Model confidence (mean pLDDT): 83 of 100. Transfer RNA from uncultured Oscillochloris sp., 73 nucleotides, folded computationally. Taxonomically the source falls in Oscillochloris (Bacteria, Bacillati, Chloroflexales, Oscillochloridaceae). Rfam family: tRNA. Rfam classes the family as a transfer RNA.
RNA sequence: AGGCGGGUAGCUCAAUUGGCAGAGCAGCGGCCUCCAAAUCCGCAGGUUGCAGGUUCAAUUCCUGUCCCGCCUG
Numbered sequence: 001a002g003g004c005g006g007g008u009a010g011c012u013c014a015a016u017u018g019g020c021a022g023a024g025c026a027g028c029g030g031c032c033u034c035c036a037a038a039u040c041c042g043c044a045g046g047u048u049g050c051a052g053g054u055u056c057a058a059u060u061c062c063u064g065u066c067c068c069g070c071c072u073g
Base pairs, nucleotide, nucleotide: 001072002071003070004069005068006067007066010025011024012023013022019056027043028042029041030040049065050064051063052062053061
C1' cells in the first nucleotide's frame, strides 16, 4: 500500500430483503428475609465509530474517513 471481517446501552451480543432500536449480565427500586444472598416483579440506560449521499423512512444501501483484528505484498 491492497483485500476481508468487525465498531449498536457500562459489558457480551441480536435486529429476517430499508419500516417501533432489543436481549442477557451489570446498575437502581420493590417483593421475600432477623439481616443478606438467590429467586421473582418493575425502572432507567442509545449521536447505531465519525462525516456526507440516496430515500417518505437508513443499524441496514452508497461514498469518504477513524479505530481494532486477520491476510497479501